[in-house]
Context: one part of a larger RNA
RNA sequence: CUAUGGUUAAGGAACUCGGCAAAAUGACCCCGUAACUUAGGGAUAAGGGGUGGUUUCUUUUAGAAACCCACAGUAAAGAGUCCCAGGCAACUGUUUACCAAAAACACAGGUCUCUGCUAAAGCGUAAGCUGAAGUAUAGGGGCUGACGCCUGCCCAGUGCUGGAAGGUUAAGAUGAUUUGUUAGCUGGACGUAAGUCGAUAACAGCGAAGCUUUGAAUUGAAGCCCCAGUGAACGGCGGCCGUAACUAUAACGGUCCUAAGGUAGCGAAAUUCCUUGUCAAGUAAGUUUUGACCCGCACGAAAGGCGCAAUGAUCUGGGAGCUGUCUCAACCAUAGACUCG
Numbered sequence: 001c002u003a004u005g006g007u008u009a010a011g012g013a014a015c016u017c018g019g020c021a022a023a024a025u026g027a028c029c030c031c032g033u034a035a036c037u038u039a040g041g042g043a044u045a046a047g048g049g050g051u052g053g054u055u056u057c058u059u060u061u062a063g064a065a066a067c068c069c070a071c072a073g074u075a076a077a078g079a080g081u082c083c084c085a086g087g088c089a090a091c092u093g094u095u096u097a098c099c100a101a102a103a104a105c106a107c108a109g110g111u112c113u114c115u116g117c118u119a120a121a122g123c124g125u126a127a128g129c130u131g132a133a134g135u136a137u138a139g140g141g142g143c144u145g146a147c148g149c150c151u152g153c154c155c156a157g158u159g160c161u162g163g164a165a166g167g168u169u170a171a172g173a174u175g176a177u178u179u180g181u182u183a184g185c186u187g188g189a190c191g192u193a194a195g196u197c198g199a200u201a202a203c204a205g206c207g208a209a210g211c212u213u214u215g216a217a218u219u220g221a222a223g224c225c226c227c228a229g230u231g232a233a234c235g236g237c238g239g240c241c242g243u244a245a246c247u248a249u250a251a252c253g254g255u256c257c258u259a260a261g262g263u264a265g266c267g268a269a270a271u272u273c274c275u276u277g278u279c280a281a282g283u284a285a286g287u288u289u290u291g292a293c294c295c296g297c298a299c300g301a302a303a304g305g306c307g308c309a310a311u312g313a314u315c316u317g318g319g320a321g322c323u324g325u326c327u328c329a330a331c332c333a334u335a336g337a338c339u340c341g
Stems, first nucleotide, its partner, number of pairs: 001336008010327002014325001019322001027051005036041001038146001052068007069073001081320007088312002093105002109144007121130003147307004152237003157234002159230005166225003172219002180211002184206004188197003238256005265299001266296001277293005
């Protein structure tokens, strides 16, 4: 010096990002116990007192009296620190095996939606299986997340549900038209000419039936267009200007746009950039904290809003006690390091 442990004058968080670590509290009995509250809790709240031995007595798991010992009696060990305020999550629970235990996940409860049973949904090519040996008080999916008070406006866009008049629309049906072929019919054809081919039909034209090619009109469902509904479906929830007898502000008015312009509640917040906003509380001094204000860059109502007792190895601020965290370090023990072997 390192690790582990022990003690410490005076002070007592001045340490530090932060009381991290350590100290402190601790058992049992008696007294006593606040706000708040879902009346159960909170609560071992907090805060006090007692505890050994002997003898006697009593209503004998206990108590009373007298006496005795010690610095010290749950005589060692083991055994809650507490309080105030706030955020988040109701709670017990679950999680990143090996850097995160949480405010994340789950949860009971709420709500929407699908599903009438060979259910919906899921796995599988299929057979088949789960759902379920269940049957809408059941099962699947989505969102929210105890409880209390509530959950506003917008259906224009997207989605979903319903509708069927009209428009559009596939295969298919139908088959107007059309191509090729040719039984047959008509004409001989080429060459300047000589002539050649040709009547067993060359070449040209027309062309029935059949086969083949083309395929117009007509018909033809869902869907889409269309018409409604629907937000605890995906989602969205304005701007400018003026105005009151000090000033300031604007209950009020005007105008533009929109599907509708953010309601209640909350608000510098786990959300506030400017910002250490402003005021107040706490401190001698407070970028954190608490209570207000509202100018919400960019809260807001089941991606729930706001409260809320209890709970939490949760996060934040303050206080009491306590301490080597510190002022400021010292000593001791053990194991190493170091020296010798």